């Protein structure tokens, strides 16, 4: 320094059938009351619809999807990924500014999982952020045991770690 490894079968992550939820919800016809607004997420601007009746509200009738999510399958993998700040680009009618998506620099985080609060979310899923607890890994340092390996058990570090070759 180079090369193969371990952590867990609920390790990470892309993707894909299927299934549940989203939801009898947006929305779409008729009819009926009312009668001037309403969308293009927010602002201005531009546009579209609208007394040939916008919107509301009741009745009928039809009626989604997108994120996200469980079981399985195939891929790439062990900073795997994920998150924040910063600069770039691309998308949303135009500007703003937000949202999403990608992408360079930097910085956190060993890893899941439970509780709490905050955020996105339809949502008591799920994600993400701090916190906390315990589990687990791995090293170190001590003590016990053992001829050795190793096992136990206290304290502490973190992945630019660790471990085996060369």
């Nucleotide at each position: 320094g180079a090369u193969a490894g371990a952590g867990g079968u609920u390790g990470c992550g892309u993707u894909u059938u299927u299934c549940a939820a989203g939801a009898g919800u947006a929305c779409c016809u008729u009819c009926c009351u009312u009668g001037a607004u309403g969308c293009g997420g927010c602002a201005g601007g531009c546009g579209c619809a609208g007394g040939g009746g916008a919107g509301a509200g009741g009745a009928a009738g039809g009626g989604a999807a997108a994120g996200g999510g469980a079981c399985g399958g195939a891929c790439g993998c062990c900073g795997a990924a994920a998150g924040g700040a910063u600069g770039g680009g691309c998308u949303u009618c135009c500007u703003g500014g937000g949202a999403g998506c990608u992408u360079u620099u930097c910085c956190u985080u060993g890893g899941g999982c439970a509780u709490a609060c905050g955020g996105u979310g339809a949502a008591g899923a799920a994600c993400c952020g701090u916190a906390u607890g315990a589990c687990u890994g791995u090293c170190a340092u001590c003590c016990g045991u053992g001829g050795c390996a190793g096992c136990g058990g206290a304290u502490g570090g973190g992945g630019c770690g660790c471990u085996a070759u060369c």

The RNA shown here (Lysine riboswitch aptamer) has 166 nucleotides and comes from uncultured Acetatifactor sp. NCBI's taxonomy places the organism under Bacteria, Bacillota, Lachnospirales, Lachnospiraceae, Acetatifactor. Its Rfam family is "Lysine riboswitch aptamer". Rfam describes the family as follows. Riboswitches are metabolite binding domains within certain messenger RNAs that serve as precision sensors for their corresponding targets. Model confidence (mean pLDDT): 81 of 100.